[in-house]
């Protein structure tokens, strides 16, 4: 240089066109306990950047950026 494949909460992962983007854990608050922990109950928090397509985009094209592969 061509190509293919990945970026989603603070960690690890779903959602492949359509409801308020989901769960674990973790973080924070209340309960509870003489205290921690363990339970319960409940709050925050996310689609890597910028464009298109369409009523509608986490999804589908395009084009950078990061990692990973694979030929040269």
């Nucleotide at each position: 240089g061509u190509c293919c494949u990945g970026u989603u909460a603070g960690u690890u992962a779903a959602a492949u066109g359509g409801a308020u983007a989901u769960a674990a854990c973790g973080a924070c608050u209340u309960c509870c306990u003489c205290c921690u922990a363990a339970g319960a109950a409940g709050u925050a928090g996310u689609u890597g950047c910028a464009g298109g397509u369409u009523c509608g985009a986490u999804u589908c094209c395009u084009g950078c950026a990061c990692g990973g592969g694979a030929c040269g």
Transfer RNA from Corchorus olitorius, 72 nucleotides, folded computationally. RNAcentral holds the sequence, with entries from Rfam. The coordinates come from a structure-prediction model, not an experiment, and the mean pLDDT is 81. Rfam family: tRNA. By type it is a transfer RNA.